[in-house]
RNA sequence: CGCGGAGUGGAGCAGAGGUAGCUCGUUAGGCUCAUAACCUAAAGGUCGGUGGUUCGAAUCCAUCCUCCGCAA
Numbered sequence: 001c002g003c004g005g006a007g008u009g010g011a012g013c014a015g016a017g018g019u020a021g022c023u024c025g026u027u028a029g030g031c032u033c034a035u036a037a038c039c040u041a042a043a044g045g046u047c048g049g050u051g052g053u054u055c056g057a058a059u060c061c062a063u064c065c066u067c068c069g070c071a072a
Base pairs, nucleotide, nucleotide: 002070003069004068005067006066007065010024011023012022013021018055026042027041028040029039030038048064049063050062051061052060
């Protein structure tokens, strides 16, 4: 240099063009003599960057960055 995959709350992952969600975690409240478990609620994301297509982009296209793999 060539080919493929990945990048989305703190962690692990969904989301195949129409308001970004799940599990765990965190915080608060409830329950309990108390802790765990359980129940309820909340906070936390400008979806890796830039540009383009579109009425509308996490999603499609181009390019760049980072990580993983294959081949040489």